Record summary: The RNA shown here (c-di-GMP-I riboswitch aptamer) has 81 nucleotides and comes from Candidatus Rokubacteria bacterium 13_2_20CM_69_15_1. Model confidence (mean pLDDT): 85 of 100. The sequence was found by an Rfam model in a public genome assembly.

[in-house]
RNA sequence: CUCCGACAAAGGCAAACCAGUCGUGAGGCUGGGACGCAAAGCCAUGGACCCCAGUGGUGUUGGGGCCGCCAGGCUACCGAA
Repeated sequence: CUCCGACAAAGGCAAACCAGUCGUGAGGCUGGGACGCAAAGCCAUGGACCCCAGUGGUGUUGGGGCCGCCAGGCUACCGAA
């Protein structure tokens, strides 16, 4: 340094739900709250899923959402086996 991930240490993030708010909606943001997470840090690049509009050819087009669905890319604390 890379791989790896401890009944280690210091920490970190925050599901569902609730309140407020933005949005046609999926969903986002803030506060509370913890199901969990060794990348639950970042990126919509591919797939999956979700929403809106069109179309009518019943499967396609465009836009959007979602990184805590799976892969991929970038970065990163610690140092047992």